[in-house]
RNA sequence: AGCAAAGUUUCCUAGGGUUCCGUUGUUACCAUAUUGGUUACAAGUCUGGUCCGAGAGGAAGCGAAUGGCAUUCAUGCCGUUGACACGGAGGGACAAAAGCCCGGGAGUA
Numbered sequence: 001a002g003c004a005a006a007g008u009u010u011c012c013u014a015g016g017g018u019u020c021c022g023u024u025g026u027u028a029c030c031a032u033a034u035u036g037g038u039u040a041c042a043a044g045u046c047u048g049g050u051c052c053g054a055g056a057g058g059a060a061g062c063g064a065a066u067g068g069c070a071u072u073c074a075u076g077c078c079g080u081u082g083a084c085a086c087g088g089a090g091g092g093a094c095a096a097a098a099g100c101c102c103g104g105g106a107g108u109a
Base pairs, nucleotide, nucleotide: 007062008061009060010059011058012057015052016051020049021048022046023043024042025041026040028038029037030036064081065080066079067078068077069076070075084104086107090102091101092100
């Protein structure tokens, strides 16, 4: 100075916001002894459900490398390996935000 299976998919989590649901408040209407129901608006400084979600979080599948055995030579079965990983600012998407994407980037060690 350079290379990367440092692959890919799914599920989940930390985390994230506010389209929708729910919750709360206000307004109007209806009903009512009261509780309440509906409409509109506001609130995520509303625990939540839906939703987004990790390279440096978890799990699994596929795939990769490799050893042994079997083999009808097409492949199958049983194992093993995949280590390490500090990190802005700024920008982008969806309703919106983020540990999402740019990005194992810039930079630092």
Predicted 3D model of a 109-nucleotide RNA (Guanidine-I riboswitch aptamer). Model confidence (mean pLDDT): 81 of 100. Rfam family: Guanidine-I riboswitch aptamer. Rfam links the family to the GO term regulation of gene expression.